[in-house]
Context: one part of a larger RNA
């Protein structure tokens, strides 16, 4: 000095990024028990009381004897004794009675994700992933999708209330506007377009003619113009729970400020409902209120949304969470601020 325990005046979170940790809380009966709520929960809510040991009142429950009734049965009933719960009352001892050991702290706000699951085997267990719901979308059966060079083989010994895909993510209330661009459907009139058909027309080669220069038939052969020729993309149109997108100046009201209003320009078409300094707000510790003595945290407004917004969902929710933040009760050695005490280890000495 270090590990691992035990006790500890006063205070009790002043510690600390944060009550990490530690301490409290615990078991059975009784009482009692809010907001809120999807009426099931919330709830063990919270928050009291009580438990050993002797006495045994009461009550019941079981049933001998014994009565009573009797269809006469191993039969109904009552029911002393016993036995078994139950425990008033009364008493008795201790500092202490779930006497040791094992055994919730608790509440109030807020975000988030419905829940119960799932996950990084060996830094992350979550708000990520699932999910049950909705919603698109594709398949009519030799399905559509997958694997396979192919046979087949999954889908399925299933059939549109069935299968694959993508999103979304209980529920409740909703889902606005843009089809200009990407995609997917559908359309088929024009353009444009492959092998391929077609073969005008040209080249070589060689009988044959020509004196020669050349000309040049059939054959064989190389190269070829027009025309004819599908999809696709251009073209037309539909679609946004498809991939996406959802303006910008400048005036304007009898204090002042703002501007319902009005003018301009673009656009496919300018963000509506609802939320809003938010897991998202740069400026910034907005600003105002609340909470504290004091509060960059927090909660409730306010909108000037640097850059929210509706199935890449919007905004709400009872209940859930080894999740996030905030505040409170009790509770402690975290702490003021440190102290002793046990068992080890280091280290001297032997």
């Nucleotide at each position: 000095u270090c590990c691992u325990c035990c006790u500890u005046a006063a205070g009790g979170a002043a510690c600390u990024a944060g009550g990490c940790a530690u301490a409290a809380u615990c078991a059975c009966c009784c009482c009692g028990u809010a907001a809120c709520u999807u009426c099931g929960g919330g709830a063990g809510a919270a928050g009291g009381g009580g438990u050993g040991c002797c006495u045994g009142a009461u009550u019941u429950g079981u049933g001998u004897a014994a009565g009573a009734c009797u269809c006469c049965g191993c039969g109904u009933c009552u029911g002393a004794a016993g036995c078994a719960a139950u425990g008033a009352u009364g008493g008795c001892c201790a500092c202490a009675g779930u006497a040791a050991a094992g055994a919730g702290g608790c509440c109030c706000g807020g975000g988030u994700g419905a829940c119960u699951g799932u996950u990084u085997a060996g830094u992350a267990a979550a708000a990520a992933c699932a999910c049950a719901u909705c919603a698109c979308u594709c398949u009519g059966c030799u399905a559509a999708c997958u694997c396979g060079a192919a046979a087949g083989a999954g889908a399925a010994c299933g059939u549109a209330u069935a299968g694959g895909g993508u999103g979304u993510g209980a529920c409740a209330c909703c889902u606005g506007c843009c089809c200009g661009g990407u995609g997917c459907u559908g359309g088929a009139a024009g353009g444009u377009u492959a092998a391929g058909g077609g073969g005008a027309g040209a080249g070589g080669u060689c009988a044959g003619c020509g004196c020669a220069a050349g000309c040049g038939a059939a054959g064989c052969u190389u190269c070829g113009a027009a025309c004819c020729g599908a999809a696709g993309c251009c073209c037309c149109a539909g679609u946004a729970a498809a991939c996406g997108g959802c303006g910008g100046c400048c005036g304007u009201a009898a204090c002042u400020a703002u501007a319902a209003c009005g003018g301009u320009c673009c656009u496919a078409a300018g963000g509506u409902a609802g939320c809003g300094a938010a897991a998202u707000u740069c400026c910034u510790u907005g600003u105002g209120g609340g909470g504290u003595a004091a509060g960059u945290u927090c909660c409730c407004a306010c909108g000037c949304g640097c850059a929210c917004g509706a199935a890449u969902g919007g905004u709400g929710u009872a209940a859930c969470a080894a999740c996030u933040u905030g505040g409170g009760c009790g509770c402690u050695g975290u702490c003021u601020c440190a102290a002793g005490g046990a068992g080890g280890a280091a280290c001297u000495c032997g």
Predicted 3D model of a 350-nucleotide part of an RNA (large-subunit ribosomal RNA, domain IV) from a metagenome. It matches the Rfam family "Bacterial large subunit ribosomal RNA". Model confidence (mean pLDDT): 88 of 100.